[in-house]
RNA sequence: AGGGUUUGAUCAUGGCUCAGAACGAACGCUGGCGGCAGGCUUCAUACAUGCAAGUCGAGCGCACCUUUUCAGGGAGCGGCAGACGGGUGAGUGACGCGUGGGAACGUACCUUUUGGUUCGGAAUAGCCCCGGGAAACUGGGUGUAAUACCGAAUGUUCCCUUCGGGGGAAAGAUUUAUCGCCAAAAGAUCGGCCCGCGUUAGAUUAGCUAGUUGGUAGGGUAAUGGCCUACCAAGGCGACGAUCUAUAGGUGGUCUGAGAGGAUGAUCACCCACACUGGGACUGAGACACGGCCCAGACUCCUACGGGAGGCAGCAGUGAGGAAUCUUGGACAAUGGGCGAAAGCCUGAUCCAGCCAUGCCGCGUGAAUGAUGAAGGCCUUAGGGUUGUAAAAUUCUUUCAGCAGGGAAGAUAAUGACGGUACCUGCAGAAGAAGCCCCGGCUAACUCCGUGCCAGCAGCCGCGGUAAUACGGAGGGGGCUAGCGUUGUUCGGAAUUACUGGGCGUAAAGCGCUCGUAGGCGGAUUGGUAAGUCAGAGGUGAAAUCCCAGGGCUCAACCCUGGAACUGCCUUUGAAACUGCCAGUCUAGAGUUCGGGAGAGGUGAGCGGAAUUCCGAGUGUAGAGGUGAAAUUCGUAGAUAUUCGGAGGAACACCAGAGGCGAAGGCGGCUCACUGGACCGAUACUGACGCUGAGGAGCGAAAGCGUGGGGAGCAAACAGGAUUAGAUACCCUGGUAGUCCACGCCGUAAACGAUGAGAGCUAGUUGUCAGGCAGCAUGCUGUUUGGUGACGCAGCUAACGCAUUAAGCUCUCCGCCUGGGGAGUACGGUCGCAAGAUUAAAACUCAAAGAAAUUGACGGGGGCCCGCACAAGCGGUGGAGCAUGUGGUUUAAUCCGAAGCAACGCGCAGAACCUUACCAACCCUUGACAUACUUGUCGCGAUACCAGAGAUGGUAUUUUCAGUUAGGCUGGACAAGAUACAGGUGCUGCAUGGCUGUCGUCAGCUCGUGUCGUGAGAUGUUCGGUUAAGUCCGGCAACGAGCGCAACCCCUGUCUUUAGUUGCCAUCAUUUAGCUGGGCACUCUAGGGAAACUGCCGGUGAUAAGCCGGAGGAAGGUGUGGAUGACGUCAAGUCCUCAUGGCCCUUACGGGUUGGGCUACACACGUGCUACAAUGGCAGUGACAAUGGGUUAAUCCCAAAAAGCUGUCUCAGUUCGGAUUGGGGUCUGCAACUCGACCCCAUGAAGUCGGAAUCGCUAGUAAUCGCGUAACAGCAUGACGCGGUGAAUACGUUCCCGGGCCUUGUACACACCGCCCGUCACACCAUGGGAGUUGGGUUUACCCGAAGGCCGUGCGCCAACCUACGUGUGGCAGCGGACCACGGUAGGAUCAGUGACUGGGGUGAAGUCGUAACAAGGUAACCGUA
Repeated sequence: AGGGUUUGAUCAUGGCUCAGAACGAACGCUGGCGGCAGGCUUCAUACAUGCAAGUCGAGCGCACCUUUUCAGGGAGCGGCAGACGGGUGAGUGACGCGUGGGAACGUACCUUUUGGUUCGGAAUAGCCCCGGGAAACUGGGUGUAAUACCGAAUGUUCCCUUCGGGGGAAAGAUUUAUCGCCAAAAGAUCGGCCCGCGUUAGAUUAGCUAGUUGGUAGGGUAAUGGCCUACCAAGGCGACGAUCUAUAGGUGGUCUGAGAGGAUGAUCACCCACACUGGGACUGAGACACGGCCCAGACUCCUACGGGAGGCAGCAGUGAGGAAUCUUGGACAAUGGGCGAAAGCCUGAUCCAGCCAUGCCGCGUGAAUGAUGAAGGCCUUAGGGUUGUAAAAUUCUUUCAGCAGGGAAGAUAAUGACGGUACCUGCAGAAGAAGCCCCGGCUAACUCCGUGCCAGCAGCCGCGGUAAUACGGAGGGGGCUAGCGUUGUUCGGAAUUACUGGGCGUAAAGCGCUCGUAGGCGGAUUGGUAAGUCAGAGGUGAAAUCCCAGGGCUCAACCCUGGAACUGCCUUUGAAACUGCCAGUCUAGAGUUCGGGAGAGGUGAGCGGAAUUCCGAGUGUAGAGGUGAAAUUCGUAGAUAUUCGGAGGAACACCAGAGGCGAAGGCGGCUCACUGGACCGAUACUGACGCUGAGGAGCGAAAGCGUGGGGAGCAAACAGGAUUAGAUACCCUGGUAGUCCACGCCGUAAACGAUGAGAGCUAGUUGUCAGGCAGCAUGCUGUUUGGUGACGCAGCUAACGCAUUAAGCUCUCCGCCUGGGGAGUACGGUCGCAAGAUUAAAACUCAAAGAAAUUGACGGGGGCCCGCACAAGCGGUGGAGCAUGUGGUUUAAUCCGAAGCAACGCGCAGAACCUUACCAACCCUUGACAUACUUGUCGCGAUACCAGAGAUGGUAUUUUCAGUUAGGCUGGACAAGAUACAGGUGCUGCAUGGCUGUCGUCAGCUCGUGUCGUGAGAUGUUCGGUUAAGUCCGGCAACGAGCGCAACCCCUGUCUUUAGUUGCCAUCAUUUAGCUGGGCACUCUAGGGAAACUGCCGGUGAUAAGCCGGAGGAAGGUGUGGAUGACGUCAAGUCCUCAUGGCCCUUACGGGUUGGGCUACACACGUGCUACAAUGGCAGUGACAAUGGGUUAAUCCCAAAAAGCUGUCUCAGUUCGGAUUGGGGUCUGCAACUCGACCCCAUGAAGUCGGAAUCGCUAGUAAUCGCGUAACAGCAUGACGCGGUGAAUACGUUCCCGGGCCUUGUACACACCGCCCGUCACACCAUGGGAGUUGGGUUUACCCGAAGGCCGUGCGCCAACCUACGUGUGGCAGCGGACCACGGUAGGAUCAGUGACUGGGGUGAAGUCGUAACAAGGUAACCGUA
């Protein structure tokens, strides 16, 4: 510090995800030791049992025990303590906490000071007696003590006061010493109260509040105060978020982070709150009290049923809950607390021990040497590699653990739970001690086997469908290590909420527009002030923690000491630049005034002409409308057309312009009235009056709504006609709301410049609108202000693009965004008559969605161009019969492959056996074939016979290998045996090589360097011409090059030369015959050469490339034909030509033989042949060929060409046509039955030129005619070649098909056979509504009213004081009242759960129906509305 993931690739946006650190954790596997820490995060759930708060005889009396005077000790009175310590976090968004201040208070024990401690009195518990009760407990009576209680005295610096006065205390113990007690003052400590600031989320919570806010008086309190009461006033809080809802103890700190922040509040420390739930007070210095009291409630327990008892959120422990959290331990030795004068007692506070890898830290599981690189494992190209110095082996050490001995500090005189612990010494022996996760990328680490979209993995991308580094196992490797992984949570990365530190034209994001409130911000200058700001000082910021420096445990973790820090708050002293505030001044911002001109700015009224429609009348006759084509429709009752007249409504041609005006929506005939704003010019005035603008208000297209008018045209709905598979559409004919007016609503639009408003600054050029100024050439030039456009620099931007009208550089203010879908939806609120608008989620789901640009591909986009592509022609196919191939069917088998073009007379240049791969039957098993080993025999073979369908088996006869170094030496052959192996036309052409088809003989496909671009990429290769051609020329940020094109090659066409047999014969001789002599001129043959290059001329073109025409020439513009096939595409074809990986079979999926099948036959298709006839059939006649073959042959043979010519036939199913069938033969062959070809005789089918559709061909071509060859025993209508005769047409490129180049659009990239939308059907998931129903918290009104204090009363009762002995003062019980917990009744709003049914949504394998969108997506798309 970044990485992976959207794409064919790119850049940016944007989410998801990973690597890091941490934890009171849990789970899985594993587990040696020690130190230091930590240990119910869940049910503030219920608790058995034990313990956790007592102590004092130096306050008191009395039982009791002992001993004789000292101690002990029980219950009780009394004092102090029990308000601390310990636990928990339910409640609480609060003066609760934090921080800093404040005044109107209390404070036991402690300290200091002063003074006092005098005199009396009456009770009561215990105890004793009598009772009640199961118990808990309790009633009555006699008598008794005190540091218990009461009175009097004195009484201050105390309290109250009307300032005269009034009120107010004590306790003793003890032999002393001393300890106590009372009053007052002060301190310290602790506590109560008040205030400023800080302290979670939600506005789908906007209003809340009656003791409420304040005052007066009183009460109450330790004390202020509506704290409480009475009266008076009507306040108080709130957009700087009141109230309500939800959640939550707060802090020091902890985790993370570079920091700012974010998350968190276990352990330790401080504060608060609570103690079964709710209420209440008592006592006390202190409580409204965890182990006190009373009441109510729930629960548990005891009970004699009458009544009682209890509260672990103390320490252990139990149940329950939960993924999950320990021992019913030891000791008061230390530290601390309570009581006590003290000894001491108590102390689950505390100190220790136990359990747990829960965490942090440390140590160990050995060290050195050791190569034959052992064995084994794994892999292998079979050589080797790796595990691996690893092991073994040799030498050495003993930390830890183990055993034995010694043995602390913690204590200062005594006292040690820990503990025979820490530590020290000795002994034995490598001995007792290693696992976990991962190995496709991110991310360090690779192979084999198994599996075969199965089983499974997965944090994201994604692996798995027979060669998986991704699943499972193994070997090897990587990482960490007594741990390692997984899960969960937090921060980080995430600049992905952006203060530091983001954005808003198109990615999410500018409110439709304006006015304006609060708020925010604000021109120049002077003086003052000191709130902000800056500086100094003081106080505080607890300790611990973090950091730094030292120190102590052997180190570390851990602990101790000191420092720094705690970024904060308060007080105070200064400074005065900036902001604020106060006072003054100014004119550059803003505004006012005057004078102008421009304008579809707005509102109202009036007027106008053209056109459509309708009505009336005239002329006139059969059609008119409408469309791609039609029909519905109108018309002989007179339409359409045409002329005249009239009615009515709506809209305003031309002018008209990226022109004007307006804030936006929007505004267009003319005139008038009223009215808003902007602009220009000029002077004077005001003196910051300004900008923005949350809420708020107004305006706001179209559609729509209400009421009333109006209604010509147009036209949702609707009807009809067409189109169509359908057509609830597009097209046509009609047609109602509506469109128009008035008034009132609605408040939305792709309300767009997808660009908020305002201000300043930052090159220009050029249009145009409204003004001004200057100059003169008076219609121009220059300049200036304001508006509106185009291009363009800097700059910006992801790019596209923007660019003085910014999307540039800055400032101010507002609005908005934070992945896609769900969804602008649900619920709630507000508005609306409604439609609906506005505000606005969540569950769930995906790893993307989206922007710009690039390269392709595609388009029922465009432009240019080409091709037998169309057109123009000629001849066919499709109809018939037959041949042949295919499909289908059949079959034991009908072997297999080929499948649009580019499968189908294709593999097959030839299936009777063989071929042959298929089927049936019968045989063989190291095999029909190859190599290797052992043994044996030596040729190979031939012949005869027998069995058998044959392969084969058996018998007999005959013959008997080569070389040689002379050795059974070498080679070869055969037989037998045993194993390795052979063999497979078995599978996979989607594992492959090779070969081939196709686009296409189309003109394309690329590279190097340079340049441009962030980049993918572009340029070059585009452009203007031209060509058959990326052919050439020109231009150009390109310059060059390669594979293709062309040329080079072959054939053919002319000439020449060489040669002249087997070829030729002009001349000579000769002949039946180039047969022969002769000759090589010609033909021909086959070698060489020449020739054609736009070379020449004219025109045209840029003077180029080229094109057109001409000459010459055998041939003219690549002369003709062929061979030649770029980068690539189709997972095209072929594992059955061959080769080959993997898999499969191995007495069979191998090998052999016979017979059958590949030849079947209701049918369909392709390719052909023969025909349908007279351009013909038949008969006769008839010459010249060429290629090729025959072993060799220009000689001989195959070999007869067909066309042509003559005659005949005369339009018929024929003298056409020849299928089919009968008979007879020939040939080949071991064999023509299934299943060959041919010949002869006889038979004589369909067929009279072929529907829709479709094929070939541009010249020696089509058409037509025959000939040859290969394979082959035989079989040709096929294939491949050969020659003979020999046409027609091409205006042209609109259209169909295919292709090339450029351009354009794109939501496609598996690339249009693409992508993709919605309903319906099925399954699952979450969610809204829902008659209701269940529960929670809350609230209003009313009822009830425990305990309690307060107030009143107090006729009953009473020891202290007074007394005149009657009483009195005072008090108690009781009673009454208001307050009030629980409870009850009724209602409200609210939050959850559930709910028949129902709504949409999401996700699912290849379901159904259509085809809405993406290309002009086939009706351009989209937004709002009905």
This is a predicted structure of a 1426-nucleotide RNA (small-subunit ribosomal RNA) from an uncultured prokaryote. The prediction has a mean pLDDT of 83.